[in-house]
RNA sequence: GGGCCUGUAGUUCAGUUGGUAGAACGUCGGGCUGGCAGUCCGAAGGUCGCGGGUUCAAGUCCCGCCAGGUCCA
Numbered sequence: 001g002g003g004c005c006u007g008u009a010g011u012u013c014a015g016u017u018g019g020u021a022g023a024a025c026g027u028c029g030g031g032c033u034g035g036c037a038g039u040c041c042g043a044a045g046g047u048c049g050c051g052g053g054u055u056c057a058a059g060u061c062c063c064g065c066c067a068g069g070u071c072c073a
Stems, first nucleotide, its partner, number of pairs: 001072007010025004019056001027043006049065005
């Protein structure tokens, strides 16, 4: 330098053919308990890596860039 893959909540990851952004764990509040642990209920938490384009509508399609992984040189 080139090819491919990945980037979504604090963490690990889903997200179908473009049509309301989700799960688990964690965090916070509450119930059960004398307390802890545990369990149950509820809540908060997202510029979907960045910038453009297409579209009525983009996490998803297209272009450029950045970061990580891998292969080739």
Molecule: transfer RNA
Organism: Pseudomonadota bacterium